[in-house]
RNA sequence: GGGCAGGUAAUUCAGCCCGGUAGAAUGCUCGGCUGGCAGCCGAGAUGCCGGGGGUUCAAAUCCCCCCCUGUCCA
Numbered sequence: 001g002g003g004c005a006g007g008u009a010a011u012u013c014a015g016c017c018c019g020g021u022a023g024a025a026u027g028c029u030c031g032g033c034u035g036g037c038a039g040c041c042g043a044g045a046u047g048c049c050g051g052g053g054g055u056u057c058a059a060a061u062c063c064c065c066c067c068c069u070g071u072c073c074a
Base pairs, nucleotide, nucleotide: 001073002072003071004070005069006068007067010026011025012024013023020057028044029043030042031041032040033039050066051065052064053063054062
C1' cells in the first nucleotide's frame, strides 16, 4: 500500500440483506420472598448506532470520504 471482517446500553451481541417506535442477555438501582447471603420474582434507569457529508417524507440500515480494531496478502 491492497483485500476481508468488525465499531449499536456499563459488558457481550442482535437488528443492516429488504429504510418506517433502537432491542436481548449479563451487570446496575429499587421493591418482594429469606434470620442473613446466594437464588428466585416484580419494577426501573442507561444509547448523538465510530466521525463527517449525500439521497429520502423518513437512514443504525442505502451511497461517498475519513478514523479505529482484528485478520490476510505484499
Transfer RNA from a Candidatus Woesearchaeota archaeon, 74 nucleotides, folded computationally. It matches the Rfam family "tRNA". It is annotated as a transfer RNA. Rfam's curators write: Transfer RNA (tRNA) molecules are approximately 80 nucleotides in length. The source organism's lineage runs through Archaea, Nanobdellati and Candidatus Woesearchaeota. Its mean pLDDT, the model's own confidence on a scale to 100, is 81.